Record summary
A computed fold for a 252-nucleotide part of an RNA from a Bacteroidota bacterium, annotated as large-subunit ribosomal RNA, domain VI. It was read from a public genome assembly. Its Rfam family is "Bacterial large subunit ribosomal RNA". The coordinates come from a structure-prediction model, not an experiment, and the mean pLDDT is 87.
Context: one part of a larger RNA
RNA sequence: CGUUAGAAAUUUGAGAGGGCCUGACUCUAGUACGAGAGGACCGAGUCGGACGAACCUCUUGUGUACCUGUUGUGUCGCCAGAUGCAGCGCAGGGUAGCUAUGUUCGGUUAAGAUAAGCGCUGAAAGCAUCUAAGCACGAAACUUGCCUCAAGAUGAGAUUUCUUUAUAAGGGUCGUCAGAGACUAUGACGUUGAUAGGCUAUAGAUGUAAAGUCAGCAAUGACAAAGUCGAGUAGUACUAAUUGCCCGUAGA
Numbered sequence: 001c002g003u004u005a006g007a008a009a010u011u012u013g014a015g016a017g018g019g020c021c022u023g024a025c026u027c028u029a030g031u032a033c034g035a036g037a038g039g040a041c042c043g044a045g046u047c048g049g050a051c052g053a054a055c056c057u058c059u060u061g062u063g064u065a066c067c068u069g070u071u072g073u074g075u076c077g078c079c080a081g082a083u084g085c086a087g088c089g090c091a092g093g094g095u096a097g098c099u100a101u102g103u104u105c106g107g108u109u110a111a112g113a114u115a116a117g118c119g120c121u122g123a124a125a126g127c128a129u130c131u132a133a134g135c136a137c138g139a140a141a142c143u144u145g146c147c148u149c150a151a152g153a154u155g156a157g158a159u160u161u162c163u164u165u166a167u168a169a170g171g172g173u174c175g176u177c178a179g180a181g182a183c184u185a186u187g188a189c190g191u192u193g194a195u196a197g198g199c200u201a202u203a204g205a206u207g208u209a210a211a212g213u214c215a216g217c218a219a220u221g222a223c224a225a226a227g228u229c230g231a232g233u234a235g236u237a238c239u240a241a242u243u244g245c246c247c248g249u250a251g252a
Stems, first nucleotide, its partner, number of pairs: 001152001005163007015149004021049007033038001051106005059100001061098002066093005071086006110144003117137001119135002170247004174190005195240003198236005204229003212223004
């Protein structure tokens, strides 16, 4: 821009893409078959491999949020306690998030029309013949069935609802943001408010803070599951989402 007024929501599916894998073992059954050696079809079940998708409860990794220990050195006048720099200084852990090596799930069943092939009836050709007329089967291939996209499918579809004489329905700008993200877009919220920050509490992380008191000659220990953090969860309007402005109607 179009879809022939403009919107909001829900959809149909022409068409397109994805997927389609496979093993071992047990039973049937040491049965059918076979002199024996050997050894099934059909059917039922169990456990896997590779591949794929989603997810983070568990296991693992990361985790320059965070907590702790510690070396050298500088600073805060000194002690104590902090803090800067040294690859996050180094080291030990680690929430959320993201992850695989982790967890869960998937390929099924089935239908249609067939290939090679197997047949029925059956003439041409008094026989025979699956074929010439006719009829029935038959494969991971084909068309469906499963998942995803999909009306610019210009063949532009359908349904429901809303709105129009000074701006309507609706949308945007602007702001607070994240299950979103390069920008944009998408999604949530904007006081009729829990959208983000703050605050409170807490799942959880780390591992027992400083100061003081007590015990000990002291190192050190106890008061102390302490202190700190807390991307998660819940609550709470304290702060910021103010007021506005713009776009947007065919017919009657």